Molecule: RNase P RNA; transfer RNA
Organism: Desulfobulbales bacterium
């Protein structure tokens, strides 16, 4: 200098004028309403997708069984998680670094075409022995098929071959040592039994009651307090709050469904919170603890805007006092994550290649 | 705002691990003097898009994109 990897951050600023939403406060207006004045606050890193986890609220405090769904190396972190951190094993990359993760020797299913055979094996070509030959027997080293072929490789051995035997590697079982653990290292024995697929059924371990702020609470307004059907009246219909069953609760001029009618208003929930910022301390880290300080949007068809000026930043050029651009996107009960979109940049650490000293 | 469902030729659609049926439409041809009918042939190089699992994905998993449906209160 060029290329690359990981982590983090910014993502327009200031002023003027005219407005909009919310809060506090004041009054010359009759208290209130309303109006006006003053002061304060007014979108995001994703407010998005609604994919997970919670808070909060209601339901009969939700007990048992079956079913269904989810998660999946280990240990930590966290209110919790399918999230994060560190590590373990495997794979990829020259490297920084990245990706993947229970069980296929419990059982079942599937593995098209090709191929002898797709899994309690078998033999197309071949090799060896016998036989004139047809053929019979042995074999699985080599070839061929396929995504995948019954341990790999070398030596011995043999008629030819073969874990048939042996060394090394792999595998299984056992033991020892280290580690909280996943696991690693070493040793001994077995003598090959065990193809792939669980984002196929399944098995193992753990988790899950249901619904959601249109939850829920209070107030107000309005009407035809209408019609039909089903079931039932204490030996119980139907419903609640889950897919089913048991259990449980409500339950008698009752319950459910459909048609028709009315209303589409207000207050609350709802803004102090697993809160932000700074410093110190603990921890490899995610994160945790202490102290100080701050109060920081609450709309309801939906406010957070418009115009002008100056200045940043980027691009273009005829290099100026020029022209153009400034992304993705807009809160709706609230948090913690993940994922996706994002112009233009900035910072830190690291790797590879080239050049120079 | 919350909940649920669906995307396969131009249209309606079948297929749910083994390489995409069928009907209408469209194009070409045959039959006919011509048109229609009838018959034959063709028409999905991408199953909404991207990644993953698998030997193999329209189908299984994940993330996006688009479209559709439902809803409160009173009696």
């Nucleotide at each position: 200098u060029g290329g690359a990897g990981u982590g983090g951050g910014c993502g327009c600023a200031u002023g003027a004028u005219c407005g909009c939403c919310g809060g506090u406060u004041c009054u010359u207006g009759c208290u209130g309403a309303c109006a006006g004045g003053a002061c304060c606050g007014g979108a995001g890193g994703a407010a998005a997708g609604u994919c997970c986890g919670a808070a909060c609220u209601c339901c009969g405090c939700a007990g048992g069984g079956c079913a269904a769904g989810g998660u999946g190396g280990u240990u930590c972190g966290u209110a919790a998680c399918g999230c994060g951190a560190a590590c373990u094993g495997g794979g990829g990359g020259u490297g920084a670094c990245c990706c993947c993760a229970g069980g296929a020797a419990a059982g079942u299913g599937c593995c098209a075409c090709a191929g002898a055979a797709a899994a309690c094996a078998u033999a197309c070509c071949g090799c060896c022995g016998g036989g004139u030959a047809a053929c019979c027997g042995g074999u699985a080293a080599g070839g061929g098929u396929g995504a995948a072929a019954a341990g790999g490789c070398g030596a011995g051995g043999u008629a030819a071959g073969a874990g048939c035997u042996c060394a090394c590697c792999g595998c299984u079982u056992c033991c020892a040592u280290g580690g909280c653990g996943a696991c690693a290292u070493g040793g001994a024995a077995g003598g090959c039994a065990u193809g792939g697929u669980a984002a196929a059924c399944c098995c193992c371990a753990c988790c899950u009651g249901g619904a959601g702020c249109a939850a829920g609470a209070c107030c107000a307004a309005a009407u035809a307090g209408g019609g039909a059907a089903a079931c039932a009246u204490u030996c119980g219909a139907g419903g609640g709050c889950u897919g089913c069953c048991c259990g449980u609760c409500c339950g008698a001029u009752g319950u459910u469904u459909c048609c028709g009618g009315g209303u589409a208003g207000g207050u609350u929930g709802c803004a102090c919170g697993a809160g932000g910022u700074g410093c110190c301390g603990g921890g490899c880290g995610a994160c945790c603890g202490g102290c100080a300080u701050c109060c920081c949007a609450g709309a309801u068809a939906a406010a957070u805007g418009a115009u002008c000026a100056u200045g940043g930043c980027c691009c273009u050029c005829a290099c100026g006092c020029a022209g153009g651009g400034u992304a993705c996107a807009g809160a709706a009960u609230u948090c913690g994550g993940c994922u996706u979109a994002u112009a233009g940049c900035c910072c830190a650490c690291u790797c590879c290649a080239g050049c120079u000293u | 705002u919350g909940g649920g469902g669906c995307g396969u030729c131009g249209u309606c659609a079948a297929g749910c691990g083994g390489u995409a049926a069928g009907a209408c439409a469209c194009a070409g041809g045959a039959u006919u003097u011509u048109g229609g009918u009838u018959c034959c042939u063709g028409c999905a190089u991408u199953c909404g898009g991207a990644g993953g699992u698998u030997c193999g994905a329209a189908u299984c998993c994940u993330c996006c994109c688009g479209c559709c449906c439902c809803a409160g209160c009173c009696a």